[in-house]
RNA sequence: AAAGCCGGUCAGACAACCGCUGCCACGCGAGCCCUCUUCGGGGGGCAUAAAUGGGAGAGGAAAGUCCGGGCUCCACAGAGCAGGAUGCCGGCUAACGGCCGGCCGCCGCGAGGCGAGGAACAGGGCCACAGAGACGAGCGUAUUAAGUUACGGUGAAACGCGGUAACCUCCAUCCGGAGCAACACCAAAUAGGCAGACGAUGACGCGGCUCGCCGAGUCUGCGGGUAGGUGGCUGGAGCCGGCCAGCAAUGACCGGCCUAGAGGAAUGGUUGUCCACGACAGAACCCGGCUUAUCGACCGACUUUCCAU
RNA sequence: GGUGAUGUAGCUCAGUCGGUUAGAGCAUCGGAUUCAUAAUCCGGGGGUCGGUGGUUCAAGUCCACCCAUCACCACCA
Numbered sequence: 001a002a003a004g005c006c007g008g009u010c011a012g013a014c015a016a017c018c019g020c021u022g023c024c025a026c027g028c029g030a031g032c033c034c035u036c037u038u039c040g041g042g043g044g045g046c047a048u049a050a051a052u053g054g055g056a057g058a059g060g061a062a063a064g065u066c067c068g069g070g071c072u073c074c075a076c077a078g079a080g081c082a083g084g085a086u087g088c089c090g091g092c093u094a095a096c097g098g099c100c101g102g103c104c105g106c107c108g109c110g111a112g113g114c115g116a117g118g119a120a121c122a123g124g125g126c127c128a129c130a131g132a133g134a135c136g137a138g139c140g141u142a143u144u145a146a147g148u149u150a151c152g153g154u155g156a157a158a159c160g161c162g163g164u165a166a167c168c169u170c171c172a173u174c175c176g177g178a179g180c181a182a183c184a185c186c187a188a189a190u191a192g193g194c195a196g197a198c199g200a201u202g203a204c205g206c207g208g209c210u211c212g213c214c215g216a217g218u219c220u221g222c223g224g225g226u227a228g229g230u231g232g233c234u235g236g237a238g239c240c241g242g243c244c245a246g247c248a249a250u251g252a253c254c255g256g257c258c259u260a261g262a263g264g265a266a267u268g269g270u271u272g273u274c275c276a277c278g279a280c281a282g283a284a285c286c287c288g289g290c291u292u293a294u295c296g297a298c299c300g301a302c303u304u305u306c307c308a309u
Numbered sequence: 310g311g312u313g314a315u316g317u318a319g320c321u322c323a324g325u326c327g328g329u330u331a332g333a334g335c336a337u338c339g340g341a342u343u344c345a346u347a348a349u350c351c352g353g354g355g356g357u358c359g360g361u362g363g364u365u366c367a368a369g370u371c372c373a374c375c376c377a378u379c380a381c382c383a384c385c386a
Stems, first nucleotide, its partner, number of pairs: 001305004006300005012274007020057002023054003031046006059280001063291002066289005071179004078211004083175005088102005103117001104115004118170002123168002125164003135160001139152004183231004193222006205213002224385003238257005244251002275278001310382007319335004328366001337353005359375005
């Protein structure tokens, strides 16, 4: 220098003007509370419209909803069966099908990458075509004291301790269900209606079955009404820096920071300058992962080859 | 936002316990019949089984991940 491999960071930059959604400060009138009162009123606090000022405002995947957990309700979540998931060994974690370390197998010259990688001496099933014969031993040829030994075209597998468990199964471990349209509260409106089914001999509910628990209405269809508000809602397994333990994943300690919470749904537009001319793409209860999409730029470790000293 | 289902020929569907070359009806094409058309009869073509990868000797079928389409889920009594 070229080619490659692994890990990490960023995701056009700056300025001006105009907007949008929350938050904070200030705060009119009316309101509420406390207090003084000579009953006229005075003082203080809470809360608050518009305007003004300040500050914040999508992602590495916000995506797919494929796993795991928090949270809420159903017995403060129960037992057995059924069912589902995972699968070398050890560790990490709230948990995992994730991550880290090691072994083994395959690929690569290499750095490295990939692997559903338990059991076929518990049992059942299947092994197309070809082949004489396809799962359980028989058959052919040669040989031997002896089914004693050797070989047998085809085929993935052939005369065997076969293959297949991403076929059933066995073993080990784990798993209750539903999901923020969960759930709790306030308000408005109406025909609190009709028909059928089940129900204290226990309905409904706890996904299925049996038990166990609970204890009075429940379900379906038709018909009627509302199309509102509040909480849950973002301070968290949080982010950044340092240090210690550990090969690492990760954990402990110390210091600092606050970083969207909407509800037809904000996070934008215009102009100017510059450059490498800007990809995939938009939060909706919240986290940890995996997978998929993605113009490029930069940093660090390493490998192979070539050149120069 | 959440939950569930489906994808096989132009259309509607089969395809069993993984097995040799994936079928059926309608449609389409050619021929026969007819003066001509329809109907009828005979014959043919057309599929990478939604996509990619994996397991396996072998995948429409089993597994994983994507893609597309469809359906359902507010509250009161």
Predicted 3D model of RNase P RNA and transfer RNA as a complex of 386 nucleotides. It holds a member of the Rfam family "Bacterial RNase P class A". It is annotated as a ribozyme.